[in-house]
Model confidence (mean pLDDT): 81 of 100. This is a predicted structure of a 112-nucleotide RNA (SAM riboswitch aptamer (S box leader)) from Ferruginibacter sp. Rfam family: SAM riboswitch aptamer (S box leader). From the family's description: The SAM riboswitch is found upstream of a number of genes which code for proteins involved in methionine or cysteine biosynthesis in Gram-positive bacteria. Of the family's consensus pairs, 88% are formed in the model. The sequence was found by an Rfam model in a public genome assembly. The source organism's lineage runs through Bacteria, Pseudomonadati, Bacteroidota, Chitinophagia and Ferruginibacter.
RNA sequence: CACUUAUCAAGAAAGGCAGAGGGUAAUGGCCCGAUGAAGCCUUGACAACCUAUUCAAACUCGUUUGAAAAAGGUGCCAAUUCCAUCUCGUGUAACAACGGGAAAGAUAAGUC
Numbered sequence: 001c002a003c004u005u006a007u008c009a010a011g012a013a014a015g016g017c018a019g020a021g022g023g024u025a026a027u028g029g030c031c032c033g034a035u036g037a038a039g040c041c042u043u044g045a046c047a048a049c050c051u052a053u054u055c056a057a058a059c060u061c062g063u064u065u066g067a068a069a070a071a072g073g074u075g076c077c078a079a080u081u082c083c084a085u086c087u088c089g090u091g092u093a094a095c096a097a098c099g100g101g102a103a104a105g106a107u108a109a110g111u112c
Base pairs, nucleotide, nucleotide: 002111003110004109005108006107007106008105013043014042015041016040017039021032022031023030026085027084028083029082044077046075049073050072051071053068054067055066056065057064058063059062081104086101087100088099089098090097
């Protein structure tokens, strides 16, 4: 990098360095940013995907499911994945607006 499966409306910031961008890329919006963006470091928090642990239930009796907790591996800490883009439906005089799905993306686990 490619593929498979699951999840994506909840949650969670301080300090230091740095110095103009950032919200994945594109387009259009809308936002964040010199009261300090990106990036890096430290500490802390959030979450519970994987591993380990504890409890309960079921059964094919060593597995499955549920719950707890947060030790290890990741992740994450503005706004729904910030919103839209393609498609279907509701709706409208036409827009708007609303809902479902797809695509793209992110994360985890696995495969080549």